[in-house]
RNA sequence: CAUCGAGAGAGGCUGAGGGAACCGGCCCUGAGACGCCUCGGCAACCUGCUCAGACGAGCGUGGUGCCAAUCCCGGCCGAGCCAUUCGGCUCGGAGGAUG
Numbered sequence: 001c002a003u004c005g006a007g008a009g010a011g012g013c014u015g016a017g018g019g020a021a022c023c024g025g026c027c028c029u030g031a032g033a034c035g036c037c038u039c040g041g042c043a044a045c046c047u048g049c050u051c052a053g054a055c056g057a058g059c060g061u062g063g064u065g066c067c068a069a070u071c072c073c074g075g076c077c078g079a080g081c082c083a084u085u086c087g088g089c090u091c092g093g094a095g096g097a098u099g
Base pairs, nucleotide, nucleotide: 001099002098003097004096009039010038011037012036013035017028018027019026022075023074024073025072040067041066042065045063046062048059049058050057051056071095076093077092078091079090080089081088082087
């Protein structure tokens, strides 16, 4: 700096927590989660090739990444709107992930 409402699962090992951390919610999980390995797949950031020669488009060779739920949702800051007692909604930011 760009993207994050799309997309993509089988087998084996293991054995209790997991969804990044804390709090709240919600969810997954002994009908075996999370994690690791193998194979498969998704995608198109980089690379390679082709078209084009400014932007870009296609393919998917190789390097990453990813394959429950929007980054699972909220929290913290700002703006706007609604309600005015608690609050709620939208957008942007912050934070996070990947390149």